[in-house]
RNA sequence: GAAGCAGACCAGAUGGCCGCUGUCCACCUCGUUUAGGCGAAGGUGGAGGGAGGAAAGUCCGGGCUCCACAGGGCAUGGUGCUGGAUAACGUCCAGCGGGGGCAACCCCAGGGAUAGUGCCACAGAGAGAAGUCCGCCCACCGAAGCCUCGGCGAAGGUGGGUAAGGGUGAAAGGGUGAGGUAAGAGCUCACCGGGUCCGGCGGUGACGUCGGAUGCCAGGUAAACCCCACCAGGAGCAAGACCAAAUAGGGAAGCGCCAAGGACGGCCCGUCCGUGCUUCCGGGUUGGUUGCUUGAGGGUGUCGGCAACGGCACUCCUAGAUGAAUGACCAUCGCCCGCCUCCGGGUAACCGGUUGCGGGAACAGAACCCGGCUUACGGGCUGCUUCGGCC
Numbered sequence: 001g002a003a004g005c006a007g008a009c010c011a012g013a014u015g016g017c018c019g020c021u022g023u024c025c026a027c028c029u030c031g032u033u034u035a036g037g038c039g040a041a042g043g044u045g046g047a048g049g050g051a052g053g054a055a056a057g058u059c060c061g062g063g064c065u066c067c068a069c070a071g072g073g074c075a076u077g078g079u080g081c082u083g084g085a086u087a088a089c090g091u092c093c094a095g096c097g098g099g100g101g102c103a104a105c106c107c108c109a110g111g112g113a114u115a116g117u118g119c120c121a122c123a124g125a126g127a128g129a130a131g132u133c134c135g136c137c138c139a140c141c142g143a144a145g146c147c148u149c150g151g152c153g154a155a156g157g158u159g160g161g162u163a164a165g166g167g168u169g170a171a172a173g174g175g176u177g178a179g180g181u182a183a184g185a186g187c188u189c190a191c192c193g194g195g196u197c198c199g200g201c202g203g204u205g206a207c208g209u210c211g212g213a214u215g216c217c218a219g220g221u222a223a224a225c226c227c228c229a230c231c232a233g234g235a236g237c238a239a240g241a242c243c244a245a246a247u248a249g250g251g252a253a254g255c256g257c258c259a260a261g262g263a264c265g266g267c268c269c270g271u272c273c274g275u276g277c278u279u280c281c282g283g284g285u286u287g288g289u290u291g292c293u294u295g296a297g298g299g300u301g302u303c304g305g306c307a308a309c310g311g312c313a314c315u316c317c318u319a320g321a322u323g324a325a326u327g328a329c330c331a332u333c334g335c336c337c338g339c340c341u342c343c344g345g346g347u348a349a350c351c352g353g354u355u356g357c358g359g360g361a362a363c364a365g366a367a368c369c370c371g372g373c374u375u376a377c378g379g380g381c382u383g384c385u386u387c388g389g390c391c
Stems, first nucleotide, its partner, number of pairs: 001387007009379002012333005018327001020050002023047007030039003052363001056374002059372005064236004076232005081095005096110001097108004111227002116225002118221003133166002135162007145152003174192006193217002195214008240290004250281007261273004297316008335360005342353004
């Protein structure tokens, strides 16, 4: 110098000027009230506050709220090595096992494939308690050919055996050798590899290691159905609570009331109107306050722990909008990049600084609050790895 790996960090600063949105204070206007005053009316001035590392995606987990809930089960969804952390998690930490990389380091939903079912492109005979395409072997037949004339018989045909060899494929019944056999085969044996079972030792454990037994060796796939174990009640701040306003005037049905109303000439009965309650239809109002931001909160120190994290002490207060504010411009400084000038260091490759000019500054905007994950994105810093150049 190049390529790479890991970790922590910043996200411009100051001033001026013009705005935006809450809070507090003062004043003014309006409404209301006899007045004091009040107003969920408006305005002016002042003070002070005003986005992020991801505020994003809304993918997990929790707090909080309302509804539901005897217990258990089904269904559905999720998780899946071990130990720990935590309010909880699918997150994090430390390990185990496996895989990738020369390395620093990184990745893994990592239970079960002898419970059952499904699937395995193309090629191939066969993709599975599989399969005979070629080959090999055996038996029979057998044109040619041979001979001692009745047989033998390369090629070929039929039947059977064979998973050793060839061939197909990502994948075809563990590997090498020997025995064995008509030819073969864990069929048998030796060694190697794997599995299962038993035991010793180490470890909390996943597991590691050592020894023994057993020919057990019959594909893969479960982010395919499924099985096993474990975890999940539902909806969400438009949750929920309070206040204000409104429920006027209507229509229909039912029950009742006074026998106190009106009408049907009087009285009784009855009917209608009226009236009270309930239900239904229809109409109208859809505004304010709260929840709301002090919280599993941040910082520093110390102690425990490898760590995630936790204990203790001190300290800090840091948006709460609701058609939704947090912005724009100018100046100076700072940052990054390119070119140019010069200086310093070094034998050198090169490094550091500097005048001037030009350019650049990303991703992106809270909406009840936290813990994560994922995605987007500018910059510099530290440590480490590999390779190269020069001395």

RNAcentral holds the sequence, with entries from ENA. Bacterial RNase P class A from Geomonas oryzisoli, 391 nucleotides, folded computationally. Of the family's consensus pairs, 95% are formed in the model. Rfam family: Bacterial RNase P class A. Gene Ontology terms of the family: dimeric ribonuclease P complex, ribonuclease P activity and tRNA processing. From the family's description: Ribonuclease P (RNase P) is a ubiquitous endoribonuclease, found in archaea, bacteria and eukarya as well as chloroplasts and mitochondria. The source organism's lineage runs through Bacteria, Desulfuromonadia, Geobacterales, Geobacteraceae and Geomonas. The prediction has a mean pLDDT of 76.